Predicted 3D model of a 1491-nucleotide RNA (small-subunit ribosomal RNA) from an uncultured bacterium. The RNAcentral record of the sequence draws on ENA. The coordinates come from a structure-prediction model, not an experiment, and the mean pLDDT is 83.

[in-house]
């Protein structure tokens, strides 16, 4: 930046993708390297090895090892075996130091001075540094050896001896300790090399020296402890909590301040700026993200904590309350003679368990580090290596170059190719990484041995310290990295996607199945979404998936968000704390600012640079990090103090309006009851009724009485109150507003979490009241029902009054409260001021309408939704849920406060176009309505439905399917059945082979067929041979009315000949889109005309084509005959004419052109002339965008799919003609406007040569014969009927009506039986004009005559055409249908045949109650007390030193307080669990209704 709520929008909103990353884990798949990293679960349990040793320069020693020396043997001139000897090297255990408080681990607990950062005083600090003093002199033990003894064993106990740097006094000591300021009190150790200058002496030893130790006491590093501000999760459905609890004084106590611990003393202490409680949780340096600001996270590295099988304890020690020590309880694990012991991997491997899931029982101390140690050295799973694992970052390979026949394959095709692809092979070269051989750095200093110089001690050339330099020696890794040779392209590519988002397409298979999906969503027979496959994108030794974090996400809005309708302003008012504050001086310097200085560990991050071939990675300089402390200034703003001030704000004083509150009293008018008259029959009530009420006298009427509630009219966009609300008049309290002038105080103000208070109807409690009204109720009606609304008749709560609660309303201006600012015009309430009729200013109020601005739009706009402050409630998708739990209130209803799970990808606002209303306005249509004629009733004919059948092929389905395909089923057609046949086929092409082609007869059999038979050799040739045509072959393909019209093309119906659909360009709008097309008028018409931010075009409309009606005109046969001629019994027959008619080319004519009114000076409309014809003359053709997935794969094409000896193809036969029925569509009737009969007139298109068929003749008739003429203005079909003359029939089943049936015929045809049409004779049904309902028709229509064509042998009542005769009505748009324009409202857009709700019922799902039930934590009261500590204590024991010899000291033991574990009792909280039972949610097309 984008994607999915719509029909499109624009906006709120949320869900989801696409980035980055990671101690990750799963699937495929894997060549090398370098450099990091690796149990995130069970702080679950551990077999087995190692992880703290080490000093012989501390001692006594002498178990093992080595050697030396004595000695013995065996044996021989030197080894060999015993034995002794600590002599030496060394050293097992022990005694002593030193060090197991580091390092290595884990993250359980801890919401804390734990950490993090700043700082602060009352302190320790072994080792190590520096100075400063010492180091005398003696005591007594004791473990090891040994000897005895218990024990399984672990280990104990006694006896003798013995050493020390182990131990205990004495001496000396301070600037040390303590102190009453006299003074008093505390120490040591010695060990090694060297050497004999001093001294004694000559064996030593003492001395002397160096080195290293050791005592004290000071400072210094270094660790270590303690306090303190600030920062450092969440929840108030945790609001109060604490008795060592807060301080004081004394004491202890500590290294060291203090309730750290006791006693007395006071009652505080914390706490809404969130105490206590609960639940999570190691902090941080830093990590991941992100422009940041933050959000998450706390592996690996690095620092502090915390913890060591769970609990509790102290010991020692410089350090611990101690990972690899100890005591002591638990749990649990081994061991055992059953008596007792033993042990702690959250140290490195490693093992079992859990778990998606995380590694070797490895090398080495070579380097760095650390412990001892004087040093060698020993020790070190610290550590540095190495194995393992693509776990992750980085680097590099897997070839390069030519190579078109564009090669096979393979996939797709429009069959022609196209891709795959220069890709492969080929052909030239290259070897980096892997192989194999050789070669080969660095990491190695250092220490240590030898050896030189300098130098310190010193009496010294010994010795030895410290410094340089030379020389030897030390490497786990590792067969290093490097580097050279060599042979070879050899040994190396995959995963995921491919419908938008999101880069990348085609085929084939599946059929709402399978299965895909992160979100929209694919998939129900043509699926670029599911699976194969060839292509093709995208990263690559990796590539997806899954999980988690930030991010997009301004979706918690500091930065950076809203609250009128989208989620969101508390009903309303006072006010508390806090928050903000009018004007102006001084003063301070908290807050601000500015600078210095301290500090913010390293590492990380960034910048510059260096090193590994780059790189990751290492590294060496800078930088950057704090709401931090602290000095030092500034003072404008805020703060704080203290001074003034009048403008906010308030009191005073006079008016003024007002259904503002309370409380008492007054009144009329209506309505009800009750009484009394009058008066008589219905009276109420409705859409229509009924139920009530009434002859026991209602309703109506007149009188008069009671009683309760309201207060017509004035009355209004008007007053008044904070808000609910407030309306008769009167009085009496009373609280607010305003205006107007002066005066006083002086910031007194403004909002307001909590808190009080009011707070409309219902509803609740008590007592009262009761006219109408009237929830529940009961009737009546409505209705499919109708436990309902609306109506009706009654009617109880209630409404009323008194007093109490309740606290909610769409309590709405859906709009919290003050303040300041920002053009304006209209109206209206109080007041004032000036004019005074009318106006004109000013404060306060209330409305309309607009400017700028705002706003998603709607709209808001001095009464703001503008611009800006100051405060306070309040939202964060929809549902769940204005719900459960838990709390608080409430008599009860119930209010407040207020989650979660689950569920869905939209819910939701505001405008747009459409489309719909039993919304509105205009208009049209045979739409009604006026009329005329039918349908529906009969009979018959014609399709359909159903049924039936072997089959009754098959399609059309509301208008727009049903005399439709079908403009014509007996066989054929024909697609349906029964049955018999055929299998390159009936039919198309191609190959071979024979053969002209073709035809005669017969036979068999239903026929397709099949079998003998006759005749007949043809055409072209370049002589090979071909070409038609026929048989047979074999095999590609032939064939399908099989199936999809929801895959198609084409052609059609229908809305609708309705009057309408649209674009360019400009404007308006954020947008969809509006505007042009709306408005006034007018038309059959978006037709024209005028207005107009629209000008303008296009598809339609008209017009142009066809006929038709008038005329001219050029033509004159087959047509025609006026007038001339001839002719006939007649006739345009003939001659001859183009005058008429006419035919058929060509023009003319009609445009609202003229005239008059209307109208806007228009469009245009009405009249009117003249015309054949007048306002489109009249009829046809012609059908815009588009709509119904309308209809047709059976007309024809055609995709895909199905058959293939059959779903193809040939035959006969039968079937689309059946028949209880039910519908459409017609034909003939039901009769006198008529039937019958006889006469007789008058058309128009139209057909014809496998045809029409004349004349004449036959027959009653259908028709037979018969041949003239027509390829048609010439001949034929061809008699038109109605109509007209006359005559009959007299309302009746008839002289209406013809069905039906019998019987005779005729024609077409192979063939009329299933199952044609006519004819003539006989028969003579139903039906007297048609129920609801319904159809055409507005003029040459309708009606109502008849004529003719398609097909078609033959078969019309259909269907199409044509012509005669020829009407009636239309006042009008109210209603029914349809259609157009505008407008409105919508929660609908599949568009009302639309959306949608709740109950039952049925599945699943998570959840509340719930008689308990079982566990976790924890408070309260007891109990009970291991092991240490601290007191007391004279039961036992007992070297140094003391000592008044008693004893003092010490130690065990007992006891007391404390206190882990543990028991007991009683409350709180949390999880899990519970027969029932509540709503919720989610399901496919249930059921009931429809608010």
């Nucleotide at each position: 930046a984008g994607a999915g709520u719509u029909g499109a929008u624009c906006c709120u909103g949320g869900c989801u993708c696409a980035g980055a990353u990671u101690g990750g884990a799963c699937g495929c798949u894997g060549g090398c390297g370098g450099c990091a990293u690796g149990c995130u679960u069970u702080a679950u349990a551990c077999a087995u090895g190692c992880a703290a040793g080490u000093c012989g320069a501390a001692c006594g020693g002498u178990a093992a090892c080595a050697g030396g020396c004595c000695a013995a043997a065996g044996c021989u001139u030197g080894c060999u075996u015993u034995g002794g000897u600590g002599c030496u090297g060394a050293c097992g255990a022990g005694u002593g130091g030193c060090g197991g408080a580091c390092g290595g681990g884990u993250g359980a607990g801890u919401a804390a001075c734990g950490c993090g950062u700043a700082g602060g005083a009352a302190u320790c600090u072994a080792c190590c540094c520096a100075a400063g003093a010492g180091a005398g002199g003696g005591g007594g033990a004791u473990a090891g050896c040994c000897c005895g003894g218990a024990g399984a064993a672990a280990u104990c106990c006694g006896g003798a001896u013995u050493a020390a740097u182990a131990c205990c006094g004495c001496a000396u000591a301070a600037u040390c300790u303590u102190u009453a300021a006299g003074a008093a009190g505390c120490a040591a150790a010695g060990a090694u090399g060297g050497c004999c200058u001093c001294u004694g002496c000559u064996a030593u030893a003492a001395g002397c020296u160096a080195u290293c130790g050791c005592u004290u006491u000071u400072g210094g590093a270094u660790g270590a402890g303690c306090c303190u501000g600030c920062g450092u999760a969440a929840g108030a459905u945790u609001a109060g909590c604490u008795a060592g609890a807060a301080g004081g004084u004394a004491g202890g106590g500590u290294a060291a301040a203090g309730g750290c611990c006791u006693a007395c003393c006071u009652u505080g202490g914390c706490g809404a700026u969130g105490a206590u409680c609960u639940u999570u949780a190691g902090c941080u340096g830093u990590u991941c993200u992100g422009a940041g600001a933050g959000g998450a996270a706390g592996a690996u590295c690095a620092g502090c904590c915390a913890c060591a099988c769970u609990g509790g304890g102290a010991c020692u020690g410089a350090g611990a309350c101690a990972c690899g020590g100890c005591c002591c309880a638990g749990a649990c694990u081994c061991c055992u003679a059953c008596g007792g012991g033993a042990g702690g991997c959250a140290g490195c491997a490693g093992u079992a368990g859990g778990g998606a899931a995380u590694a070797u029982u490895g090398c080495a101390c070579a380097a760095u580090g650390g412990g001892c140690g004087c040093a060698a050295g020993c020790c070190u799973g610290a550590u540095g290596c190495a194995g393992c694992a693509a776990u992750g970052c980085c680097g590099c390979g897997u070839g390069u170059g030519u190579g078109a026949a564009g090669a096979a394959g393979g996939c797709c095709u429009g069959c022609g190719g196209g891709u795959u692809g220069u890709a492969a092979a080929g052909c030239a070269c290259u070897u980096u990484a892997g192989g194999u051989c050789a070669u080969g750095a660095g990491a190695a200093a250092u220490g240590c041995g030898c050896u030189a110089u300098a130098u310190g001690u010193a009496a010294a050339u010994a010795a030895u310290g410290u410094a340089u330099g030379g020389u030897g020696u030390u490497g786990c890794u590792g067969u290093u990295a490097g580097u050279g040779a060599c042979a070879g392209a050899a040994u190396a590519a995959g995963c995921a996607c491919c419908g938008g988002c999101u880069a990348a397409c085609u085929c084939c298979g599946u059929g709402c199945c399978a299965g895909c999906a992160g979100c929209c969503g694919c998939g129900g027979u043509a699926a670029u979404a599911c699976g194969g496959a060839g292509g093709g994108u995208g990263c690559a030794a990796g590539c997806g998936u899954u999980a988690a974090u930030c991010g997009g996400a301004a979706u918690u809005a500091c930065u950076g968000g809203g609250c009128g309708u989208a989620a969101a302003g508390g009903g309303u008012a006072u006010g508390u704390a806090g928050g903000c504050g009018g004007u102006u001086g001084a003063c301070u310097a908290a807050g601000u600012c500015a600078u210095g200085c301290g500090u913010g560990a390293a590492a990380g991050a960034c910048c510059u640079g260096g090193g590994c071939u780059u790189a990751a990675c290492c590294u060496a300089g800078g930088u950057u990090u704090g709401u931090c402390g602290u000095g030092u200034g500034a003072u404008a703003c805020u703060g704080g103090u203290u001074g003034a001030c009048u403008g906010g704000a308030a009191u005073u004083u006079g008016g003024c309006a007002g259904a503002g509150g309370c409380a008492a009293g007054u009144g009329g008018a209506a309505u009800u009851u009750c009484c009394u008259g009058u008066g008589u029959a219905g009276c109420g009530g409705u859409g229509a009724a009924a139920u009530g009420c009434a002859u026991a006298g209602a309703u109506a009427u007149a009188g008069g009485a009671a009683a309760g509630a309201a207060c017509a009219c004035c009355a209004g966009u008007g007053g008044c109150g904070a808000a609910g609300g407030c309306g008769a008049c009167u009085u009496g309290c009373u609280g607010g507003g305003u205006c107007a002038a002066a005066a006083u105080u002086g910031a007194c103000g403004c909002u307001g979490a909590g808190g009080u208070a009011c707070g409309a109807a219902a509803g609740c409690g008590u007592g009262g009241g009761u006219a109408g009204c009237g929830a529940a109720c009961a009737g009546g009606a409505u209705u499919a029902g109708a436990u309902a609304c609306c109506c009706c008749u009654g009617g109880u709560a209630g409404u009323c009054c008194a007093c109490g609660c309740c606290g909610u309303a769409a309590a709405c201006g859906a709009u919290g409260a003050g303040a300041a600012c920002u053009u304006g015009c209209u109206g209206u309430u109080g007041g004032g001021c000036g004019a005074u009729a009318a106006c004109g200013u000013u404060c306060a109020g209330u409305a309309g309408c607009g400017a700028a601005g705002c706003u998603a739009a709607c709209g808001c706009g001095u009464u703001a939704a503008g611009u800006u402050c100051u405060c306070c409630g309040c939202c964060u998708g929809g549902g769940g849920a204005c719900u459960a739990c838990g709390g608080u209130c409430g008599c009860a209803a119930g209010a407040u406060u207020a989650a979660a799970a689950c569920u869905c990808a939209a819910a939701g606002g505001a405008a747009u176009u459409g489309a719909c209303g039993g919304g509105g306005g205009c208009c049209c249509g045979c739409a009604c309505a006026a009329g005329c004629g039918g349908u529906g009733g009969a009979g018959c004919a014609u399709g359909u439905g159903g049924u039936u059948u072997a089959a009754u092929u098959c399609g059309a389905a509301g208008c727009a399917a049903c005399g439709c395909g079908a403009a014509g089923a007996a066989c054929c057609u024909u697609a349906c059945c029964u049955g018999g046949c055929c299998u390159u086929g009936a039919c198309a092409u191609c190959c071979u082979g024979c053969g002209a082609a073709c035809u005669u007869u017969c036979u068999a059999g239903a026929g397709a067929u099949a079998g003998a038979u006759u005749g007949g050799u043809g055409c072209c040739u370049u002589c090979g041979g071909g070409a038609a045509c026929g048989c047979a072959g074999a095999g590609a393909c032939a064939g399908g009315u099989g199936c999809u019209g929801c895959a198609u093309g084409g052609c059609u119906g229908u809305c609708g000949u309705c009057a309408g659909c649209u674009c360019g360009u400009g404007u308006c709008g954020u947008g969809a889109g509006a505007u042009g097309u709306u408005g006034g008028g007018u038309u059959a018409a978006g037709u024209c005309c005028c207005g107009c931010a629209a000008c303008g075009a296009g598809c339609g409309c008209a017009a142009c084509c066809c006929u038709u009606g008038u005329c001219c005109u050029u033509a004159g046969u087959u047509a025609c005959c006026a007038g001339c001629a001839c002719g006939u019994u007649a006739u345009g027959g003939u001659g001859g004419g183009c005058a008429c008619u006419u035919u058929a080319g060509g023009g003319a004519g009609a445009c609202u052109g003229c005239c008059g009114g209307u109208g806007a000076c228009a469009a245009a409309c009405c009249g009117g002339a003249g015309g054949a014809a007048g306002g489109u003359g009249g009829g046809g053709a012609c059908g815009a965008c588009g709509u119904c997935a309308a209809g047709u794969c059976a007309u024809c094409a055609u995709g895909g799919c199905c058959c293939u000896u059959a779903c193809g193809g040939c035959c006969a036969g039968g079937g689309c003609u059946a028949c209880a029925c039910a519908c459409g569509u017609g034909c003939u009737a039901c009769a006198a406007u008529g039937g019958u009969g006889c006469a007789u007139a008058c058309a128009g298109a139209c057909g014809g040569u496998u045809g029409c068929c004349a004349a004449g003749c036959c027959g009653c008739g259908a028709g037979g014969u018969g041949g003239a003429g027509c390829u048609a203005a010439u001949c034929u079909g061809a008699g038109a009927a109605a109509g007209u003359g006359c005559a009959u029939c007299g309302u009746a089943g008839u002289c209406c009506g013809g069905a039906u049936u019998g019987g005779a015929g005729u024609c077409u045809g192979c063939a009329a039986c299933u199952c044609g049409a006519c004819u003539c004779c006989a028969u003579g049904a139903a039906g007297u004009c048609g129920g609801a309902a319904u159809c055409g028709c507005u003029a040459g229509u309708a009606a109502u005559c008849g004529u003719g064509a398609a097909u078609c042998a033959g078969a019309a009542u259909g269907u199409c055409a044509c012509g005669g005769u020829g009407a009636a009505u239309a006042c009008g748009u109210u209603c029914c249908c349809g259609g157009g324009c505008c407008u409105u409202g919508u929660a609908c857009a599949c568009a009302c045949c639309g959306c949608c709700c709740g109950u039952c019922a049925c599945a699943c799902c998570a959840u509340g109650g719930g008689a308990g039930u079982g566990g976790g934590u924890u408070g309260c009261u007891c109990c009970a007390g291991a092991a240490g500590u601290g007191g007391u204590u004279a039961g036992c024991c007992u070297a140094a030193c003391c000592u008044u010899c008693g004893g003092a000291g010490g130690g065990c033991g007992a006891u007391c307080a404390c206190c882990a574990c543990g028991g007991a009792g009683u409350g709180a909280u949390u999880c899990a669990u519970g027969u029932c039972u509540g709503g919720g949610g989610u399901g496919a097309a249930g059921u009931c209704g429809u608010a």